[in-house]
């Protein structure tokens, strides 16, 4: 230079073209004499532009980072 694969919540990791799910964590209440454990409730996410469609995290272009290989 080429080629491929990744990118979604504070962390990990799904599903999916039709209002984004699940643990941990954080917060709030419950239990507890008080902490932990344990319930229940809640905040808060699609790298970025761009396009296609009635709708896009999904599909298509580009562009950044990050990892595999190739030269």
């Nucleotide at each position: 230079g080429c080629g491929g694969g990744a990118g979604u919540a504070g962390c990990a990791u799904a599903a999916u073209g039709g209002u984004a799910a699940u643990g941990c964590u954080c917060u709030a209440g419950c239990c507890u004499u008080c902490c932990a454990a344990g319930c229940u409730a809640g905040c808060g996410a699609a790298g970025c532009g761009g396009g296609u469609c009635c709708g896009a995290u999904u599909c298509c272009c580009g562009u950044c980072u990050c990892c595999c290989g190739c030269u």

About this RNA:
A computed fold for a 71-nucleotide RNA from a Chloroflexota bacterium, annotated as transfer RNA. The organism belongs to Chloroflexota, within Bacteria. Its Rfam family is "tRNA". Its family is annotated with triplet codon-amino acid adaptor activity in the Gene Ontology. About the family: Transfer RNA (tRNA) molecules are approximately 80 nucleotides in length. Their secondary structure includes four short double-helical elements and three loops (D, anti-codon, and T loops). Further hydrogen bonds mediate the characteristic L-shaped molecular structure. tRNAs have two regions of fundamental functional importance: the anti-codon, which is responsible for specific mRNA codon recognition, and the 3' end, to which the tRNAs corresponding amino acid is attached (by aminoacyl-tRNA synthetases). tRNAs cope with the degeneracy of the genetic code in two manners: having more than one tRNA (with a specific anti-codon) for a particular amino acid; and 'wobble' base-pairing, i.e. permitting non-standard base-pairing at the 3rd anti-codon position. It is annotated as a transfer RNA. RNAcentral holds the sequence, with entries from ENA.